[in-house]
RNA sequence: UGUCAUACUGGUGAUGGAGUUCACCAAAACCGCCGUUCGGGCUGAUAACUCCUACAGGAUG
Numbered sequence: 001u002g003u004c005a006u007a008c009u010g011g012u013g014a015u016g017g018a019g020u021u022c023a024c025c026a027a028a029a030c031c032g033c034c035g036u037u038c039g040g041g042c043u044g045a046u047a048a049c050u051c052c053u054a055c056a057g058g059a060u061g
Stems, first nucleotide, its partner, number of pairs: 009026005016052006032042003035038001
């Protein structure tokens, strides 16, 4: 210096945070759907589960 293996470690999984699990990646993984592609429309705070917070609507005081 090159190759291979591993994942201690770090990162990611369409809008914030916490715990557990799973998957992917080693500057890559990842960055929703639809149409007339624009000053457009729609859904969702999770990859899954359990919660907190924010936002919207309704009811009551």
A computed fold for a 61-nucleotide RNA from Methanospirillum hungatei, annotated as Fluoride riboswitch aptamer (crcB RNA motif). The model forms 100% of the base pairs in the Rfam consensus. Its Rfam family is "Fluoride riboswitch aptamer (crcB RNA motif)". Rfam links the family to the GO terms response to fluoride and positive regulation of gene expression.